A computed fold for a 77-nucleotide RNA from Marinobacterium stanieri, annotated as c-di-GMP-I riboswitch aptamer. The RNAcentral record of the sequence draws on Rfam and Ribocentre. The coordinates come from a structure-prediction model, not an experiment, and the mean pLDDT is 88. Rfam family: c-di-GMP-I riboswitch aptamer. Its family is annotated with cyclic-di-GMP binding in the Gene Ontology. NCBI's taxonomy places the organism under Bacteria, Pseudomonadati, Pseudomonadota, Oceanospirillales, Marinobacterium. The model forms 90% of the base pairs in the Rfam consensus.

RNA sequence: CUCCCGAAAAGGCAACUGCCCCAAGAGCGGCAGACGCAAAGCCAAGGGCCAAUUGGAUUGGCUGCCUGGCUACCGAA
Numbered sequence: 001c002u003c004c005c006g007a008a009a010a011g012g013c014a015a016c017u018g019c020c021c022c023a024a025g026a027g028c029g030g031c032a033g034a035c036g037c038a039a040a041g042c043c044a045a046g047g048g049c050c051a052a053u054u055g056g057a058u059u060g061g062c063u064g065c066c067u068g069g070c071u072a073c074c075g076a077a
Stems, first nucleotide, its partner, number of pairs: 005075002012037002016033005022027001035064001041070003045067003048062005
């Protein structure tokens, strides 16, 4: 230094609820609290689920559902 790993420390993110906003909707965003998270950072690429439309199928969404890829703070055993 790199990989695995995850004690400690410094930080980070934010389930869900309430209020506001956008959307046809799933759902996104903001504020407050904080369930949890070592990638709960990024990518919707594969699977899955959800919505709209419904002749077929198409379009959209969810990664804090899983897989995969990329990047990354700290450094005990």